[in-house]
RNA sequence: GCCACAGUAGCUCAGUUGGUAGAGCACCCGAUUCGUAAUCGGGAGGUCAAGGGUUCGAACCCCUUCUGUGGCU
Repeated sequence: GCCACAGUAGCUCAGUUGGUAGAGCACCCGAUUCGUAAUCGGGAGGUCAAGGGUUCGAACCCCUUCUGUGGCU
């Protein structure tokens, strides 16, 4: 330098015919317990890496950029 893949909640990740953004763990509150852990119930938490375009509507399609991983040279 070229190619491919990845970037979504604090962490690990789902989400593809374009139509309200989700799970587990962690966190907060409550129940249970003499108390803690475990268990159960509830809650909060997101400019979907950034910018632009297409569309009535974009995490999803198109372009550019950034970061990471792998491969080739």
Molecule: transfer RNA
Organism: soil metagenome